[in-house]
Molecule: transfer RNA
Organism: Lachnospiraceae bacterium
RNA sequence: GGGCACUUAGCGCAGCUGGGAGCGCACAUCCUUGACGUGGAUGGGGUCAGGGGUUCGAGUCCCUUAGUGCCCA
Numbered sequence: 001g002g003g004c005a006c007u008u009a010g011c012g013c014a015g016c017u018g019g020g021a022g023c024g025c026a027c028a029u030c031c032u033u034g035a036c037g038u039g040g041a042u043g044g045g046g047u048c049a050g051g052g053g054u055u056c057g058a059g060u061c062c063c064u065u066a067g068u069g070c071c072c073a
């Protein structure tokens, strides 16, 4: 330098053919316990990597920038 994949909650990830942003763990409160843990209930937390475009509508499609990984040179 060229190609491919990925970037979504604190962490690991899902999001199907464009139409409600979700799951597990973690965290907070409450119940349970003599206490801790386990278990149960409820809840908080997101500029969907940045910017632009298409569309009535974008996490999803297009362009661009950046980061990470792999392959080729």
Base pairs, nucleotide, nucleotide: 001072002071003070004069005068006067007066010025011024012023013022019056027043028042029041030040031039049065050064051063052062053061